[in-house]
RNA sequence: GCGGGAUUGGUUCAGUGGCAGAACGCGACCUUCCCAAGGUUGAGACACGGGUUCAAUUCCCGUAUCCCGCA
Numbered sequence: 001g002c003g004g005g006a007u008u009g010g011u012u013c014a015g016u017g018g019c020a021g022a023a024c025g026c027g028a029c030c031u032u033c034c035c036a037a038g039g040u041u042g043a044g045a046c047a048c049g050g051g052u053u054c055a056a057u058u059c060c061c062g063u064a065u066c067c068c069g070c071a
Base pairs, nucleotide, nucleotide: 001070002069003068004067005066006065007064010024011023012022013021018054026042027041028040029039030038047063048062049061050060051059
């Protein structure tokens, strides 16, 4: 330099053109003498910039980071 893959709450992963979910973690409350466990509830995310579309996390282009292969 070329090609391919990945990027989604704090972490690990789903999702797929029509309001983004789970588990663990975190906060509050309940329970308890305390802790743990359990229950209820809440906050929190689509790497960045453009394009297509009535509508983009999803499709297209570029950029960034990481991984793999080729040279």
A computed fold for a 71-nucleotide RNA from a Minisyncoccota bacterium, annotated as transfer RNA. Its mean pLDDT, the model's own confidence on a scale to 100, is 83. Its Rfam family is "tRNA". Rfam classes the family as a transfer RNA. It was read from a public genome assembly.